[in-house]
Predicted 3D model of a 158-nucleotide RNA (SAM riboswitch aptamer (S box leader)) from Streptomyces jeddahensis. Rfam family: SAM riboswitch aptamer (S box leader). Rfam links the family to the GO term regulation of gene expression. Of the family's consensus pairs, 97% are formed in the model.

Parts: sequence; structure tokens; C1' cells
RNA sequence: CGCUCAUCCAGAGGGGCAGAGGGACACGGCCCGUUGAAGCCCCGGCAACCCUCCAGCCGGUUCUCGUACCGAUCAUCGUCGAUCGCUGCCGCGAGGCCCCGGCUAGGGAAGGUGCCAAAUCCGUCUCACGGCGAGAUGCGUCGUGAGGAAGAUGAGGA
Repeated sequence: CGCUCAUCCAGAGGGGCAGAGGGACACGGCCCGUUGAAGCCCCGGCAACCCUCCAGCCGGUUCUCGUACCGAUCAUCGUCGAUCGCUGCCGCGAGGCCCCGGCUAGGGAAGGUGCCAAAUCCGUCUCACGGCGAGAUGCGUCGUGAGGAAGAUGAGGA
């Protein structure tokens, strides 16, 4: 950076400085905060995106075998047939080592990030369903579910 993909109901806090705000932005709600917010520093921790180990599966590459077809050669009066074909353009089936990629399950944590109140604190937009507003496929409102938008983090890309 209107770029791509993945994840976001789990998890993990003490100290020092500081001194009034903070929970991304706007609005509404609900919280946290002078028993000390933001920010900075130190130490600790969580997690497993990058990384790494192992197993299974799938795909690719490659090799072997079989088969169909094709070609060449040999043989034959001819057919059947035999051999070969790493430039046989291509097919089908079976199997195998190495390598590459992907997926799934499990393990590790040195390093690069990240994170350590509350689901990304909740809602906002769309759709579906249900309750209520006397009724209504419409409208309003409340709730539940699914999706989106925005945001955050990582891995990549430009």
C1' cells in the first nucleotide's frame, strides 16, 4: 500500500519511573483506573505465525513391470509370432527408492515477531429465524444464528 493468505470465544504479570486517563477511530453501551490509567524501562511468562522433528495420506517428478496401439528389424508364401524402441507426440493398470509440494494428527522452543482485563469488551451493515408492538410478506424494537465491513497479528508480495 482500498495487495494476497491464515488466525482472532484458549492462554499468559510482577517490579521501577511516571501521574490521569484507558479499552484502534465515530456514536451508543458496558467496563478498567489515585488500592495508580497511558507511555517508557527491567524481569518473568503465554502461545506456536515463521522455524524444526516424527507419522499417515494426497499430488508431482522419476524408475520398473504388465497391457493396448504404433514404428523398426527378424522370420514366414501369408497369418500367427520374436526382439527392440533413454527423441514412441499421446494412453490404461500395478508397484517402488530418493527428492519436491500440499493436507492431517502429534512433539520441540534456540532464534525472528507477537501477545500477557473482559470474544477484536459488545453493538453499528446485510440476510435468516423467533418474541413484542390488536392484525399484516411492510415498519419499529428485542433476541439468536450466519455472513460482511473495519481493525489487530503473522507469513508473503509489490